This is a predicted structure of a 531-nucleotide part of an RNA (large-subunit ribosomal RNA, domain I) from a marine metagenome. The coordinates come from a structure-prediction model, not an experiment, and the mean pLDDT is 81. The full RNA is in RNAcentral, with records from SILVA. Rfam family: Bacterial large subunit ribosomal RNA.
Context: one part of a larger RNA
RNA sequence: AGCGUAUGGGGAAUGCCUAGGCUCUCAGAGAAGACGAAGGACGUGAUAAGCUGCGAAAAGCUACGAUGAGGUGCAAAUAACCGUUAUUAAUCGUAGAUGUCCGAAUGGGGCAACCCAGCUGGUUGAAGACCAGUUACUCGAAAGAGAUAAAACCCGGGGAACUGAAACAUCUAAGUACCCGGAGGAGGAGAAAAUAAGAAAAUGAUUCCGCAAGUAGUGGCGAGCGAACGCGGAAGAGCCCAAACCAUAUUGAGCAAUUGAUAUGGGGUUGAAGGACUACAUAAUUUUUACUGAACUAAGCAGAAUCGGAUGGGAAUCCGGGCCAAAGAGGGUGAUAGUCCCGUAGGCGUAAGAAUCAGUAAGAAGGUAGUAUCCUGAGUAGCACGAAACCAGAGGAAUUUUGUGUGAAUUUGCCGGUACCAUCCGGUAAGGCUAAAUACUCCUGAGAGACCGAUAGCGAACAAGUACCGUGAGGGAAAGGUGAAAAGAACUGCUAGGAGCAGAGUGAAAAGAACCUGAAACCAUACGCUU
Numbered sequence: 001a002g003c004g005u006a007u008g009g010g011g012a013a014u015g016c017c018u019a020g021g022c023u024c025u026c027a028g029a030g031a032a033g034a035c036g037a038a039g040g041a042c043g044u045g046a047u048a049a050g051c052u053g054c055g056a057a058a059a060g061c062u063a064c065g066a067u068g069a070g071g072u073g074c075a076a077a078u079a080a081c082c083g084u085u086a087u088u089a090a091u092c093g094u095a096g097a098u099g100u101c102c103g104a105a106u107g108g109g110g111c112a113a114c115c116c117a118g119c120u121g122g123u124u125g126a127a128g129a130c131c132a133g134u135u136a137c138u139c140g141a142a143a144g145a146g147a148u149a150a151a152a153c154c155c156g157g158g159g160a161a162c163u164g165a166a167a168c169a170u171c172u173a174a175g176u177a178c179c180c181g182g183a184g185g186a187g188g189a190g191a192a193a194a195u196a197a198g199a200a201a202a203u204g205a206u207u208c209c210g211c212a213a214g215u216a217g218u219g220g221c222g223a224g225c226g227a228a229c230g231c232g233g234a235a236g237a238g239c240c241c242a243a244a245c246c247a248u249a250u251u252g253a254g255c256a257a258u259u260g261a262u263a264u265g266g267g268g269u270u271g272a273a274g275g276a277c278u279a280c281a282u283a284a285u286u287u288u289u290a291c292u293g294a295a296c297u298a299a300g301c302a303g304a305a306u307c308g309g310a311u312g313g314g315a316a317u318c319c320g321g322g323c324c325a326a327a328g329a330g331g332g333u334g335a336u337a338g339u340c341c342c343g344u345a346g347g348c349g350u351a352a353g354a355a356u357c358a359g360u361a362a363g364a365a366g367g368u369a370g371u372a373u374c375c376u377g378a379g380u381a382g383c384a385c386g387a388a389a390c391c392a393g394a395g396g397a398a399u400u401u402u403g404u405g406u407g408a409a410u411u412u413g414c415c416g417g418u419a420c421c422a423u424c425c426g427g428u429a430a431g432g433c434u435a436a437a438u439a440c441u442c443c444u445g446a447g448a449g450a451c452c453g454a455u456a457g458c459g460a461a462c463a464a465g466u467a468c469c470g471u472g473a474g475g476g477a478a479a480g481g482u483g484a485a486a487a488g489a490a491c492u493g494c495u496a497g498g499a500g501c502a503g504a505g506u507g508a509a510a511a512g513a514a515c516c517u518g519a520a521a522c523c524a525u526a527c528g529c530u531u
Base pairs, nucleotide, nucleotide: 001530002529003528004527005526006525007524008523009522015516016481017480020452021451022449023448024447025446026445027444028443029441030440032148039102040101041100042055043054044053046078050074051073061096062095063094064093065092066091070082071081072080107116108115109114117135118134119133120132121131122130123129137146138145139144153184154182155181156180157179158178164171168220194203195202207234208233209232210231211230217225218224238433239432240431241377245266246265247264248263249262250261251260252259253258271411273376274375275374276373277370278369279368280367285365286364287363288362289361290360291359292358293357294356296353300348301347306321307320308319309318310317322339323338324328330342331341332340382406383405384404385403386402387401388400389399392418413428414427415426416425417424468475469474488515491503492502493501494500
């Protein structure tokens, strides 16, 4: 020096654990805000750095309800207190009070948490002092409303590129990402100027799902893109204006009859055309609001049944004998407990309260016949040019939307049925509203997992969006485990020592706080072998 064995150090893998995550299901909720939110700054405790709570009334105040013998958060210790059967400890629920400063931030300003004002009232002898209230903008006659926040979902206005086409330009990616505006618990769509017409001829608002179908189509006919009819399901709900006509008010023209404008009320709402108008009639039925009751819902309440022996530090284990079960879900307890504790099943409880159901009352809508005249949405429909949306890239190109230009008809009307024309069939545009079936999950409750188990699982099981980095936008960690219980090692010795070690003691075990287990690398010591 190497190898081997043994004993240690070192290190933190492995095993076990879970306080935290992940993904879902069912139900709820989808808030909040000028009565000042979300989010913060600064304060606030006997001692107080952090977190949590709270706001100069500051880990809290008041009322009511529940519970209650122990309390003064995480969080030990000391001090000082509160309370023990309730008329007021603490804790929990509901409602209220207080609520500095910033922030939509709103008296003016500003480099957020700061500075400086006006007016009214008050304090003061006075003041460049202090206290309370008030003073932004937009809309509105006023009353009042708006603004801001918000994870995803929704609608609208804008709108890429990488990429694919094995290059690339039409095309694709994609109306995606992203930006802006807006709304709601959903949103949008929606009661036919619809579909259909094949073997038959019918269907009857919208939305969503399955099929139709990767079909018909479209496409540098490349890459690709890609319906509908119809069928089967989910859910189902239909309505209101404008106009004609009538009345009232104001107002204009006219000598007057009359006629025009505006506002309000009645009337009326459609394709088997309907309505006005004229004549007759006043019901069935549908629906809204209010009240009462039911059920639901806060903290919460009671809630069955086990003993002995053995082992052990400890019994829930083992052995033996019982019991309960509408409860043998789950968790805890010194090892594995239906019967020890918390619970569980099934019950009970109610201040305030929206939606739901039932009853009662009040209101609203709601008919038939006739047909001469009147009404039935105009810079609209259509057309031309330029674009866009549809499965449809301009094509033979219907349909929908519209930037520019033009520009009808009026129910004997008009539109559609994929150029166009005829016939036939379907419908009634140019006003509006509409639940459910559908989408999502920042959040709340209950539950589940052939999901993770500390290099995993959220970035975060711990003072985590913390420490730290960056001018900034932004980036972004590491870090869990003594023990059943601190019983957390009195006392003694060595030592420079408050380090460390050796005794002593605790404990089942030092597991000794650098603490469960404690692999390997690496280091040391002892012994053996080889050189």